This is a predicted structure of a 74-nucleotide RNA (transfer RNA) from a Patescibacteria group bacterium.
RNA sequence: GGGGACGUAGCUCAACCUGGUGGAGCACUAGCUUGUCACGCUAGGGGUUGCGGGUUCAAAUCCCGUCGUUCCCG
Numbered sequence: 001g002g003g004g005a006c007g008u009a010g011c012u013c014a015a016c017c018u019g020g021u022g023g024a025g026c027a028c029u030a031g032c033u034u035g036u037c038a039c040g041c042u043a044g045g046g047g048u049u050g051c052g053g054g055u056u057c058a059a060a061u062c063c064c065g066u067c068g069u070u071c072c073c074g
Base pairs, nucleotide, nucleotide: 001073002072003071004070005069006068007067010026011025012024013023020057028044029043030042031041032040050066051065052064053063054062
């Protein structure tokens, strides 16, 4: 230098291919339960989907650029 994969909640990951309400588990907060803690149960908060731009009525998803991690080729 060329090519591929990945980047989404605090963490691990779905949803992307086929555009149409961004969700699960753990964690966190509050309540119930308990002598206390843990476990269990109930409820709740938390997201510019790496960044910028484009297409579209509508983009995590399609297109372009760019950054980071990683792998392959040279």

The RNAcentral record of the sequence draws on ENA. It matches the Rfam family "tRNA". About the family: Transfer RNA (tRNA) molecules are approximately 80 nucleotides in length. Its family is annotated with triplet codon-amino acid adaptor activity in the Gene Ontology. Its mean pLDDT, the model's own confidence on a scale to 100, is 80.